Record summary: A computed fold for a 72-nucleotide RNA from Corynebacterium sphenisci, annotated as transfer RNA. The source organism's lineage runs through Bacteria, Bacillati, Actinomycetota, Mycobacteriales and Corynebacterium. The prediction has a mean pLDDT of 83. Its Rfam family is "tRNA". Rfam links the family to the GO term triplet codon-amino acid adaptor activity.

C1' cells in the first nucleotide's frame, strides 16, 4: 500500500433493527460468635469517533482512530 476480523460495564463476552444484557469483579442486607460459602439487591454504558439511510441504529452504509492477521 491493499484485505479481512476485531472495539458493547472495571474484566471476559453475547445481543445482528423497536426492552441494553450475562458470567466474574465491587458496595449492601440476610445467614454465622466471626470469617469464607451460600441466597437477595444495588451502583456501574454517549454500545471506539464523526456523518449517513430508516418513523425508529449497538445493529445497515461511508470515513477516520486504535488492535490482530494475510498478501505484495
Nucleotide at each position: 500500500a491493499g484485505c479481512u476480523c476485531c472495539a458493547u460495564a472495571g474484566c471476559u463476552c453475547a445481543g445482528u433493527g423497536g426492552g441494553a444484557g450475562a458470567g466474574c469483579g465491587u458496595u449492601c442486607c440476610g445467614u454465622u460468635c466471626a470469617c469464607a460459602c451460600c441466597g437477595g439487591a444495588a451502583a456501574g454504558g454517549u454500545c471506539g469517533c464523526u456523518g449517513g439511510u430508516u418513523c425508529a441504529a449497538u445493529c445497515c452504509c461511508a470515513g477516520c482512530u486504535g488492535g490482530a492477521g494475510c498478501u505484495a